[in-house]
Molecule: SAM riboswitch aptamer (S box leader)
Organism: Candidatus Methylomirabilis lanthanidiphila
RNA sequence: UUUUCAUCCAGAGUGGCUGAGGGACUGGCCCUGAGAAGCCACGGCAACCGGUUUGCGGCCUGUACAGGCAGACAGUGGUGCCAACUCCUACAUCCCAGACACAGGGCGGGAUGAGAGAUGAGAA
Numbered sequence: 001u002u003u004u005c006a007u008c009c010a011g012a013g014u015g016g017c018u019g020a021g022g023g024a025c026u027g028g029c030c031c032u033g034a035g036a037a038g039c040c041a042c043g044g045c046a047a048c049c050g051g052u053u054u055g056c057g058g059c060c061u062g063u064a065c066a067g068g069c070a071g072a073c074a075g076u077g078g079u080g081c082c083a084a085c086u087c088c089u090a091c092a093u094c095c096c097a098g099a100c101a102c103a104g105g106g107c108g109g110g111a112u113g114a115g116a117g118a119u120g121a122g123a124a
Stems, first nucleotide, its partner, number of pairs: 001124008013042005021031003027088002043082003048078002051073006058065001086116001091113006
């Protein structure tokens, strides 16, 4: 880098250095000299992997027990994260409301899905 699977409405910040941007991308809307981003120190959140443990299960029976599935516990190991739902949105389908002489479309509100992105675990 590509790919597979899972998750994304919860949660959690202070100090120092520095000094103008940041929230991926579009359009918005926000944050920011009462200090952005970055780096460093310390702290915290969470529970993906790993750890402990219980149950299910497996191969006919018994015993033991691995992979597997589901739950619980701890936070000491590997990551991650600590404004706003992934901040909202973009594409498709459907629903609602309103305007209009009628039809279709757009705008507005909503639901579902897709795409994109992020994180973890695995594979190439």